[in-house]
Molecule: small-subunit ribosomal RNA
Organism: uncultured Rhodoferax sp.
RNA sequence: AGAGUUUGAUCCUAGCUCAGGAUGAACGCUGGCGGUAUGCUUAACACAUGCAAGUUGUACGAAGAAAUUUUGUAUUUCUUAGUAGCGAACGGGUGAGUAAUACGUAAGAAUUUGCCUUUAGGAAAAGAAUAACAACUAGAAAUAGAUGCUAAUACUUUAUAUACUUUAUAAAAGUGAAAGGAGAAAUUCGCCUAAAGAAAAGCUUGCGCCUGAUUAGCUAGUUGGUGGGGUAAAAGCCUACAUAAGGCGACGAUCAGUAGCUGGUCUUAGAGGAUGGUCAGCCACAUUGGAACUGAGAUACGGUCCAAACUUCUACGGAAGGCAGCAGUGAGGAAUUUUUUGCAAUGAGCGAAAGCUUGACAAAGCAAUACCGCGUGAGGUAAGAAGGCCUAUGGGUUGUAACCCUCUUUUCUUAAGGAAGAAGAUCUGACGUGUACUUAAGGAAUAAGCAUCGGCUAACCCUGUGCCAGCAGCCGCGGUAAGACAGGGGAUGCAAGUGUUAUCCGGAUUUAUUGGGCGUAAAGAGUUUGUAGGUGGAUAGUUUAAGUCUUUUGUUAAAAUCUUAGGCUCAACCUAAAACGUGCAAAUGAAACUGAACAUCUAGAGUAUAAUUGAAGUAAAGGGAAUUUUCAGUGGAGCAAUGAAAUGUGUAGAUAUUGGAAGGAACUCCAAAGGCGAAAGCACUUUGCUAAAUUAUUUACUGACACUGAGAAACGAAAGCUAGGGGAGCGAGCGGGAUUAGAUACCCCGGUAGUCCUAGCCGUAAACGUUGGAUACUAAAUAAUAUACAAAAUAUAUUAAUUAAAGCUAACGCGUUAAGUAUCCCGCCUGGGAAGUAUGCUCGCAAGAGUGAAACUCAAAGGAAUUGACGGGGGCCCGCACAAGCGGUGGAGCAUGUGGUUUAAUUCGAUGCAACACGAAAAACCUUACCAGGGUUUGACAUGAAGAGAAAUUUUUUGAAAAAAAAAUGUGCUAUGGCCUCUUACACAGGUGGUGCAUGGCUGUCGUCAGCUCGUGUCGUGAGAUGUUGGGUUUAGUCCUACAACGAGCGCAACCCUUGUUUCUAGUUAAAUCUAAAUUUCUAGAAAGACUGCCGGUAAAAAAUCGGAGGAAGGUGAGGAUGACGUCAAGUCAUUAUGCCCCUUAUACCCUGGGCUACACACGUGCUACAAUGGAUAUUACAAAAAGUUGCUUGUUUGCAAAAACUGGCUAAUCUCUAAAAAUAUCCUAAGUUCAGAUUGUAGGCUGCAACUCGCCUACAUGAAGCUGGAAUCGCUAGUAAUCGCAGGUCAGCUAUACUGCGGUGAAUUCGUUCUCGGGCUUUGUACACACCGCCCGUCACACCAUGGGAGCUAGCACUAUUCAAAGUCCUGUUUACAUUAACAGGAUCAAAAUAUAGUUGGUGACUGGGGUGAAGUCGUAACAAGGUAGUUGUACUGGAAGGUGCGGCUG
Repeated sequence: AGAGUUUGAUCCUAGCUCAGGAUGAACGCUGGCGGUAUGCUUAACACAUGCAAGUUGUACGAAGAAAUUUUGUAUUUCUUAGUAGCGAACGGGUGAGUAAUACGUAAGAAUUUGCCUUUAGGAAAAGAAUAACAACUAGAAAUAGAUGCUAAUACUUUAUAUACUUUAUAAAAGUGAAAGGAGAAAUUCGCCUAAAGAAAAGCUUGCGCCUGAUUAGCUAGUUGGUGGGGUAAAAGCCUACAUAAGGCGACGAUCAGUAGCUGGUCUUAGAGGAUGGUCAGCCACAUUGGAACUGAGAUACGGUCCAAACUUCUACGGAAGGCAGCAGUGAGGAAUUUUUUGCAAUGAGCGAAAGCUUGACAAAGCAAUACCGCGUGAGGUAAGAAGGCCUAUGGGUUGUAACCCUCUUUUCUUAAGGAAGAAGAUCUGACGUGUACUUAAGGAAUAAGCAUCGGCUAACCCUGUGCCAGCAGCCGCGGUAAGACAGGGGAUGCAAGUGUUAUCCGGAUUUAUUGGGCGUAAAGAGUUUGUAGGUGGAUAGUUUAAGUCUUUUGUUAAAAUCUUAGGCUCAACCUAAAACGUGCAAAUGAAACUGAACAUCUAGAGUAUAAUUGAAGUAAAGGGAAUUUUCAGUGGAGCAAUGAAAUGUGUAGAUAUUGGAAGGAACUCCAAAGGCGAAAGCACUUUGCUAAAUUAUUUACUGACACUGAGAAACGAAAGCUAGGGGAGCGAGCGGGAUUAGAUACCCCGGUAGUCCUAGCCGUAAACGUUGGAUACUAAAUAAUAUACAAAAUAUAUUAAUUAAAGCUAACGCGUUAAGUAUCCCGCCUGGGAAGUAUGCUCGCAAGAGUGAAACUCAAAGGAAUUGACGGGGGCCCGCACAAGCGGUGGAGCAUGUGGUUUAAUUCGAUGCAACACGAAAAACCUUACCAGGGUUUGACAUGAAGAGAAAUUUUUUGAAAAAAAAAUGUGCUAUGGCCUCUUACACAGGUGGUGCAUGGCUGUCGUCAGCUCGUGUCGUGAGAUGUUGGGUUUAGUCCUACAACGAGCGCAACCCUUGUUUCUAGUUAAAUCUAAAUUUCUAGAAAGACUGCCGGUAAAAAAUCGGAGGAAGGUGAGGAUGACGUCAAGUCAUUAUGCCCCUUAUACCCUGGGCUACACACGUGCUACAAUGGAUAUUACAAAAAGUUGCUUGUUUGCAAAAACUGGCUAAUCUCUAAAAAUAUCCUAAGUUCAGAUUGUAGGCUGCAACUCGCCUACAUGAAGCUGGAAUCGCUAGUAAUCGCAGGUCAGCUAUACUGCGGUGAAUUCGUUCUCGGGCUUUGUACACACCGCCCGUCACACCAUGGGAGCUAGCACUAUUCAAAGUCCUGUUUACAUUAACAGGAUCAAAAUAUAGUUGGUGACUGGGGUGAAGUCGUAACAAGGUAGUUGUACUGGAAGGUGCGGCUG
């Protein structure tokens, strides 16, 4: 000192969270020692038991006991209660109350004081009782009563006194003291009065001292006066007044809530913030409330009286009690100790003293509660042991760690010695039957854990788990390879502790005095006037000294903190000194600045004069155009409306047109970033009245009169409200028609309130420049308005101003009209939501307005800018994309694939384009992965070990086969061994099992689209930008040109193959001529050729383009191969490879049979057709490219044919497969046919172990549907479409109509880019970034949470009034005593209680309102793009809901 977290990324704003320190702490795990501190924060809840305040015999009289003795109740000692004195008001506890009778600080005057100190003086005379005691009475007890005896330093009287009272003073008068004890004595301890001191206490004042205004008025002894009373003392402290009406309050009274205050403590750089436990000072309290008595002192913690609640005892008649003293108990609680020792020390009380008492105190005990200190060993030691964990299987790590060797002894055990604390010569130690400390012996011996390891934050691997279990301070982790869960190993941090929880400060400049902000992030009041308040021009003016500053004094308790020393071995701790204590009070001085008083001035402000300006306001009068209605003509069928329609209107005459009339509202053009006004706002013309601003180089006057402005007052769009008018047009609501899935909307037809006027109310808007007012200063340029000036220039003021320097800003932007630089004043903000809601109060007729929370919930919400993506945004461009054409699909039958269904199985995969004649270039068995059944288990296949043996062949039996059993033959070869076979045991084999979302490789797709990037430089805080954009051009980021860019790479193009032309070379097995050498077609090798090269036009002297020539070919000639960065977690684990997981007598392997061919149905891809551009029959022509010896098969014969038999050629330019459409001729004549050929029957052929499930072909017979196909949709731009056949692969055969190739015949059309689809570039908007298949709003339904209202119910608090009124005090009276007392009676006051009325704060409450939260509910789609009707806003109406519409406003 900072860090994490909003985003795809960035900067900012803003909140949340973390790292630090602290605690009277608690909890989890663990725990060796010592020192020093600390220890009921909760129930001021209730308390058993013991103790916590006594002492004095030198004040007094008794009783008892003991000892001595002169044996006398003589002396001494001790004990006990009583009288008397002093103390008990200290010490100790607690913090309930208290917001000021408190506390802190600084002052003050009207007071008192026992004991103590000092000074002065005094103590004379007399008297009456009483407790104890004795013996009685009552009572359960507590206790009480009466009789008798007795003493005092107890009590009473008299005398005297410097005191006190009265009086103006003196004098005088009055009131009013005393006590003795001890001792042989000296003497000493006491007693009384007065004065002073010390110390203590009471009282008064200034200042300081929490929150709330949703507490704004409070007060009746209240504020003052006089008389009286009262007190130690001032005073309404109390009382009377035919006494006054004051006092306090926005500088916050009163009321409510909370709270003991302080020195200090914690934290902080500081300023501050929080806190007030221990220690110290003060206050208050002692079960709750009240009251006095005694006393120097109390309204008394361990005293009294009364009342209340509670508890205990009781013989029921009555009594007793008060731990917030020390221990301790119960209860409460997360939680806080022993019913210990001692008066040895320090202190306190009493005493002459010895001494006694002291739960104050000193100590010990318990507790890791905190702080501090020490230890749990040190050195050597590598076979780097074993074990654990990991592993790439080589090793690494735990780890010099252990073991082992040597050493040490703090601590520990045992033994011995042994303090200080004692002051005071002797004696006296609880701690401590021996502490601290010292010495000796023994032996590594007795002693390590807790948390963490994804980032923040130091520390990483394995296994298990599989959005489960769980973690989490924030972000977040976990859905089969988790460094985040759990365990293990290892590591890191701290260490007798460690982590968690709670709370406070810090970080947080996140309430900002130091030290923040308000255009868009939260935040400028709608505007103006103006009160209090705050601030305020000039003079080297005068005075003052309040602020300010200098110097000094007093105080600011001690302790603490800080500094320096010292003492415990160090430290914590303790001791001493010094310093500090920013405050308050007092004094001395200074006079610049602020303030105050005085004087002067004119620059601010204002007034006058002259002139000007304008939709400034208000009142009245006037005007024309248009709409509508109405009257009268003309006229005769529609009009009106819309995307298209309908509702509506019209033959009862509309619309249109002409003329007249009525009425209301609004004022065309001029008109403009123009003007005026404080804002709202203001526009036809004229007039009256009112207000304002500006200018005037000059002028006169006043002389700081100013600025701002809490409260307050005035004005304040639209909508709305009240009352009365008015009502043309427009037009919420409403009615109707459309649209639509619906349409409470957008569109249309009507139309009510309203809009207008008068008089009132309301008081709000995106009332916005989202920018408060005033003053001064800081470059310019341009434009406009007003004035001065004849004009220009210039000056002043103004603006919806425009560009821009410095500067500012997160950026956008602002920029003399500041959002710049400064000063003054006011208002406002402090995360999002809940919410501008609830509640209270004020205002309002109402609607509502103003003021204005919390619980709860989230970790974001937000601003500006960036890159993409997207838009039912814009611009440019391309493509068989559309259009123009040709032919199809979709309808039929069949083939084939898929879905679905079925099944024992119908194996698996592919699923929009980019799956569906796809993997499969051939499922009868095999294939085959599926199913049923039968079998095998080191295995059908590989490697390794051991043993045996040739291997193998044939036959028979069983069996569906695999296989098993039996018999027979054979006895190998190149020989340490290998090949081959069998047996055995184990490592292992095997898997078309899972995961294509763990992967490699390969592939599809956008797309053969023209794009995708980099280096350096520059710009920007940054993400990023520039380059790659602009102007042209191209199939092309192709090229040219311009330019803060200059270059480069992957793509494009070219290089490659085929084809088209020619030449050369060579030529078998082809062809023709025709007979030998040439030629042609051809074959296959090498060359040539095409490059916008030439000409002309256009264009910028460019790139390029258009036309032309020549040429076989012309502008990449045609076709192919070739696929950038990337996208789709696209496809494939079933081609293969491969991680991990799974199976291992089975998910492996063998065999037979079945299935993959099922069949209500749906879809895709094809074939054949529906016919005459055809069909049938007959005849006649013309290819290319492939293939062939397990083959292609000629020819001949047989058969209707498929085919068969015989025969021949070819290992191929030689032989074979081998053409069809076309052409010619005849028939068919528009028909379900001489079309079409499905289906079915019969008879055959071929392949093959095998043709049933389930093959192909032939012949004869049979002869379905179908007559050109709905919505929709596909292909194709030239040798193309269409049409016609041929071949090949796979293959025994075939389901091929498929696929891959080959040639034959051979078209039509393209105006063009509006629209559909896809793509490229650019720009714009965005609330999207998983990127529009996005995001997102509201009702309803369900669950949970907190909360408002609520008939009431209930509890507390404080007040008022009334009733009743204890004890006590005071007053009066009577009797007694005889100044003072006691009793009785009466009165005043008064705690508690009761009643009543409102007030206030909680709890609860049937029901009810909205709100929040919640992976996959319902309805719609309001917002974000022009979001599909631009959005939004105030108001009004309205609707399931978002919402819609009207009026006015805003641009965000």